[in-house]
RNA sequence: CCCCUUCACGCGCCGAAUCCGCUUCCCACAGGAACCGGAACGGGGGACCCAGGUCGUAGGGGUGAACUCCUCCUCAGGGAGGACAGGGCUAUCCGGAAGGCCCGAACCCGACAGCUAACCCCGCAGGCGUCGAUCCGGAGCGAC
Numbered sequence: 001c002c003c004c005u006u007c008a009c010g011c012g013c014c015g016a017a018u019c020c021g022c023u024u025c026c027c028a029c030a031g032g033a034a035c036c037g038g039a040a041c042g043g044g045g046g047a048c049c050c051a052g053g054u055c056g057u058a059g060g061g062g063u064g065a066a067c068u069c070c071u072c073c074u075c076a077g078g079g080a081g082g083a084c085a086g087g088g089c090u091a092u093c094c095g096g097a098a099g100g101c102c103c104g105a106a107c108c109c110g111a112c113a114g115c116u117a118a119c120c121c122c123g124c125a126g127g128c129g130u131c132g133a134u135c136c137g138g139a140g141c142g143a144c
Stems, first nucleotide, its partner, number of pairs: 010130005018039004023034004041123005050114001059112001060109004068083006086103005092139006
């Protein structure tokens, strides 16, 4: 000097998944943890009206961007690949353009749910990155 890996802090990204407070505990403090409660955000159930003929094991339904199709492998279950609906990032914020880089999963309910005011219930996780990147418009901040 270069490369790789790990840790910490800061910052940033996907996602609803953040913030505040009481009490108790750890602690010199700062701060942290547990429990409970609240706010914001997110999801589900649930009338009239409207929609809807009934039944269905080939059930049906929900969260999510993750829907659908094709090829190969496997006895099957599954596995691999391709495409695509759709989705994310590109660093002050918002919107847009171009190019680039990615995702295109997984899980849950349990015979049952259209919409749906009142009302009721639930979640508030987890995972990753490390300045790599342009232009236009608007907003804001800072410096001169």
Molecule: c-di-AMP riboswitch aptamer (ydaO/yuaA leader)
Organism: Planctomycetota bacterium